[in-house]
RNA sequence: CUCUUAUCAAGAGAGGUGGAGGGAUGUGCCCGAUGAAACCCGGCAACCGUCAAUAUGCGUAUUGAAAUGGUGCCAAUUCACACAAAGCGUAAUGUGCUUUGGCAGAUGAGGG
Numbered sequence: 001c002u003c004u005u006a007u008c009a010a011g012a013g014a015g016g017u018g019g020a021g022g023g024a025u026g027u028g029c030c031c032g033a034u035g036a037a038a039c040c041c042g043g044c045a046a047c048c049g050u051c052a053a054u055a056u057g058c059g060u061a062u063u064g065a066a067a068u069g070g071u072g073c074c075a076a077u078u079c080a081c082a083c084a085a086a087g088c089g090u091a092a093u094g095u096g097c098u099u100u101g102g103c104a105g106a107u108g109a110g111g112g
Base pairs, nucleotide, nucleotide: 001112002111003110004109005108006107007106008105013041015040016039017038021031022030023029025082026081027080028079042074043073044072047070048069050065051064052063053062054061055060078104083101084100085099086098087097088096
């Protein structure tokens, strides 16, 4: 970098350092000197791993537990929309609204 797969409506500090930016991209809309990013501490969750039970010939699957291991996360639904279909609405087109699917993105696990 790429492929597969699972998840993305919940949750998480009025701490320290730091100083202007940040929310992936575009548009919009937001957050920010009543202090951004980043680092430290703290916290949340429980994907992998660990332990237990059950099923199974094995592989493995399901459920549960702890959180001392490996990641992740801690404004706003992945902040909203970005493409398509259906429905509503309109005389009709466009716009608009709703739902579903997809694309993109993020994170975990596995493969190349």